A computed fold for a 399-nucleotide RNA from a Rhodothermales bacterium, annotated as Bacterial RNase P class A. Rfam family: Bacterial RNase P class A. It is annotated as a ribozyme. Its mean pLDDT, the model's own confidence on a scale to 100, is 75. The sequence is in RNAcentral, with records from ENA. A source record names the gene rnpB.

């Protein structure tokens, strides 16, 4: 130097026209000033604030969580560390990097396609071993044989992810934790070291104890239920209640006649012709539609310090940073920058030369990715051009 990875970080700048939400002021059909998306605003996955509903204690049952400390308002987050497993390197002591829902399967129940002979108090297919017992045959007898019945799982093969510790000795027809003795594994106990997970060593036990608990389950812990369209305040119409009102002229009366400032959704016309089980005012409470509020100072942001390996807490200073509701945040332009392309130049080094890479200038493209708040945080996954910084790896070149 260049290229891949990992991780952390940025995610253009200034301005000027013209639009748009929102505050604030005036001289209010407008002007004038402010001030306007993110690191994830996204999936809504976890976890809490706040809000309304439920709710005496248990208990069973559903859901989650599930090495340990520790951080947090709080988690399934997050930091330090344990342990497993894989990978590198190694001075064989280890060291470093990456995964890990990592409590229990020597309580119970249960599950394993497919291929194997056998897959759960195993099992014998092929080759092999024994044939101590029975059986055959030879022999007078001792004793030999054969491998039929059986036996073995010590050696070899095959089937599956996975096939029941290791050496060694004893044993025996062959063997076989069947017995022994050391190994390893495992229960249990006691010293020590660690807040703990857990490590290290020692005794003692039975000879071994297969996987699977993101299988039921057992053990410990943790959970009431909707979500801002939550919830509150005001509060048109339309309905309910209530209380007032509702012409005039004949007739004793029944009852007829004439009309409206009345009905027939605004007028005119025409029509109804004083109903009242209706019409009309004004009230009252509930409340929709519509408005306000919640909601923009908050587990808050930025420096700086002190503690602590660290997540992270503490102090001290500073700042005020979008609030739409069909949804504003947008266009055009002008300068710069960061990137890319072309060209030309200088230079370590190297070369036969050339390419390439570097240093500067000139010119040209001109911010190009992922994406857009909607009650507010704290996480987590997921997208993401391109710039910086820092590890690691591979490869060039100079000392």
């Nucleotide at each position: 130097c260049a290229u891949g990875c990992c991780g952390a970080u940025c995610g253009g700048a200034u301005c000027a026209u013209c639009g748009c939400g929102c505050c604030c002021g005036g001289u209010u059909u407008c002007c004038g000033g402010g001030u306007g998306a993110g690191g994830a605003a996204a999936g809504u996955c976890c976890g809490a604030a706040c809000a309304c509903c439920a709710c005496a204690g248990g208990g069973c049952g559903c859901c989650g969580u599930g090495c340990u400390u520790c951080c947090u308002a709080a988690c399934a987050g997050g930091a330090a560390g344990g342990c497993a497993c894989g990978g590198u390197c190694u001075u064989c002591g280890g060291a470093c990097c990456g995964u890990g829902a990592c409590g229990g399967c020597a309580c119970g129940u249960g599950c394993a396609a497919c291929a194997g002979a056998a897959a759960g108090c195993a099992a014998a297919c092929c080759a092999g071993c024994c044939g101590a017992u029975g059986g055959c045959c030879c022999g007078c007898a001792a004793g030999g044989g054969c491998a039929c019945a059986g036996g073995c799982a010590a050696u070899g093969g095959g089937u599956g992810a996975a096939a029941u510790g290791g050496u060694g000795g004893g044993g025996u027809a062959a063997g076989a934790g069947c017995c022994c003795a050391c190994c390893g594994g495992c229960a249990u106990u006691c010293c020590g070291g660690g807040u703990g997970a857990c490590c290290g060593g020692g005794g003692u036990g039975g000879c071994c104890a297969g996987g699977c608990a993101a299988a039921c389950c057992c053990c410990a812990u943790g959970g009431g239920g909707u979500g801002c369209a939550a919830g509150g305040u005001c509060a048109a119409g339309c309905a309910g209640c209530a209380u007032c009102g509702c012409u005039c002229c004949c007739g004793c009366a029944a009852g007829g006649g004439a009309u409206a400032u009345g009905g027939c959704g605004g007028c005119c016309c025409g029509u109804c012709g004083a109903a009242g089980u209706g019409c009309g005012a004004u009230g009252c409470g509930g409340g929709u539609a519509g408005a306000c509020u919640g909601c923009a100072u908050g587990a808050g942001g930025c420096c700086g310090g002190u503690g602590g390996u660290g997540a992270c807490a503490c102090c001290g200073g500073u700042c005020c940073c979008a609030g739409a509701u069909a949804a504003a945040u947008g266009a055009u332009g002008a300068u710069c920058u960061c990137a890319c392309u072309g060209c030309g130049u200088c230079g370590a080094g190297g070369g036969c030369g050339g390419c390439g890479c570097u240093u500067c200038g000139c010119a040209g493209u001109c911010a190009g990715a992922c994406a857009g708040a909607a009650u507010u945080c704290g996480g987590c996954u997921u997208a993401c051009a391109g710039g910086u910084c820092g590890g690691c790896a591979u490869g060039g070149c100079c000392g």